Context: one part of a larger RNA
Molecule: small-subunit ribosomal RNA, 3' major domain
Organism: uncultured prokaryote
């Protein structure tokens, strides 16, 4: 000087507590272990790995495996020699394909007409490499953590490490202020500056509108600053209460992550030292694997029903997407979804414009009209293909679950919870992500504990 303490004192945070709504019991979906395998590619491993990397593994992807091909190579650069029916195309034979063999067609840029480039072929440099080290690195990321702190310059202390400043009283979200003081100024951080959203003027107008206009977009610009009153304090900073105000005391929400720390993560995003490979460890193909499956564990989805299921009626969004796209009206189909062809390169057109609600009916507590896995069979749709292994519909089937042991999670307001849309990714596949908007609450007395942090001792 730090780190630490079942040492103190002072402070914070959904950290307790007060709530509300879940997890942990079932079923299923998804990671993950472990096992199984010819392979079930690799990485990620308390917090801070486990719906992570993947914003979508049937082929491809794809890195695995096991056959089958190839050897200057699928891809780039150079040098050396050789090429005119050469590049390409490409019937047909062989083959799982991929290669491999090849009747027939048949090119191009400059150009002094000599060539010369481009292409093949051939030989060698070389090429590859998701092959090891993330403990050799660069970037970039995760966590302490949006925690309030980390430092420096000069000047005092001290033989010195080092103190001082940044400590004390008070306040704040804040090392934010303010006073006090051998300090006295500075940086990085905080806050502001930057987007959003709530109010109001203004201009400007596609769309709407019959017109006036101006919902709404954008542009600019006013507003809010403890500015005003009162009270409290040391008269300070600040707090508390109150007026106007759309909004008040950081107005909400996002963007921003200081000095480090964890040799934290990633050589498989990408780039790189090294070492390692070179007829393989590279590179093509068709086919499996990644989707297995006594079992554990980690997030979700759906239920266990009457604040509820089913029937019928009827109401109200928003954010976004769109040409190899969206897909109206009609019509076939019970339905998935087909036919159809108007719009629309989109404030215009299409998808949506939803569910929950709401209003009538009907079940009467029952493993049921709850629940909906499983399984059977008939179908649609994507795509070269749905056996391994897709998603959807229609009959049948109808499990286990009757509200969860210890123990655990999220959350403080337009939140939570409940409800449904939309979007990336995508030929097709969403219970995952990421946005949106209806409905709309309880709760917090406090800081003894538990956690994790902060200053002083």
């Nucleotide at each position: 000087u730090g780190a630490c303490g079942g040492g103190g004192a002072c402070c914070c945070g959904c950290a307790c507590a007060a709530g509300c709504a879940g997890c942990g019991g079932a079923g299923c979906g998804u990671g993950u272990g472990g096992u199984u395998u010819a392979a079930u590619u690799c990485g990620a491993g308390g917090c801070u790995a486990c719906g992570c990397g993947a914003a979508g593994a049937a082929c491809c992807u794809u890195a695995c495996c096991a056959g089958g091909g190839u050897u200057u190579g699928a891809c780039a650069u150079g040098u050396u020699g050789g090429u005119g029916g050469u590049a390409g195309a490409g019937a047909a034979g062989u083959g799982a394909a991929a290669g491999c063999u090849g009747a027939u067609c048949g090119a191009c840029c400059c150009u002094u007409c000599g060539g010369g480039g481009a292409g093949c072929c051939u030989a060698c440099a070389c090429a590859g490499g998701u092959g090891c080290u993330g403990c050799a690195u660069g970037g970039c990321u995760g966590u302490c953590g949006u925690c309030a702190g980390c430092u420096c310059g000069u000047g005092c202390c001290g033989u010195g490490a080092g103190g001082u400043g940044u400590u004390a009283g008070g306040u704040u979200a804040a090392g934010u202020c303010c006073u006090g003081u051998a300090a006295c100024g500075a940086g990085c951080g905080c806050a502001a500056c930057c987007c959003u959203c709530g109010u109001c003027g203004u201009c400007a107008g596609u769309u709407a509108u019959a017109u006036g206009u101006g919902u709404c977009u954008g542009g600019c610009g006013a507003g809010a600053c403890u500015g005003c009153c009162g009270g409290u304090c040391a008269a300070a900073a600040a707090c508390c209460g109150g007026a106007g105000g759309a909004a008040g005391g950081c107005g909400g929400g996002g963007a921003c992550g200081a000095c480090g720390u964890c040799a934290a993560g990633u050589c498989a995003g990408c780039a790189u030292g090294g070492c390692c490979u070179c007829u393989a460890u590279g590179u093509c193909c068709g086919g499996g694997g990644c989707u297995a499956c006594a079992c554990a564990c980690a997030c979700g989805c759906u239920a266990c029903a009457a604040u509820g299921g089913c029937c019928g009626g009827u109401a109200c969004a928003a954010u976004g997407g769109g040409u190899a796209g969206c897909c109206a009206a009609g019509c076939c189909g019970c339905g998935a979804g087909g036919c159809g062809g108007a719009g629309c390169c989109a404030a215009u057109c299409c998808u949506c414009c939803a569910a929950a609600g709401c209003c009538g009916g009907u079940c009467u507590c029952a493993g049921u009209u709850c629940g909906g896995a499983u399984u059977g069979u008939a179908g649609g749709c994507u795509g070269c293909a749905a056996c391994u292994c897709g998603c959807c519909u229609g009959c049948a089937u109808g499990a286990a679950g009757c509200u969860g042991g210890a123990g655990u999670u999220g959350c403080u307001a337009g939140u939570a919870a409940c409800c449904g849309c939309g979007c990336g990714u995508c030929a097709g596949c969403a219970c995952a992500g990421u946005g949106c908007g209806u409905u709309g609450a309880a709760u917090a007395c406090g800081u003894u504990c538990c956690c994790g942090g902060g200053u002083c001792u």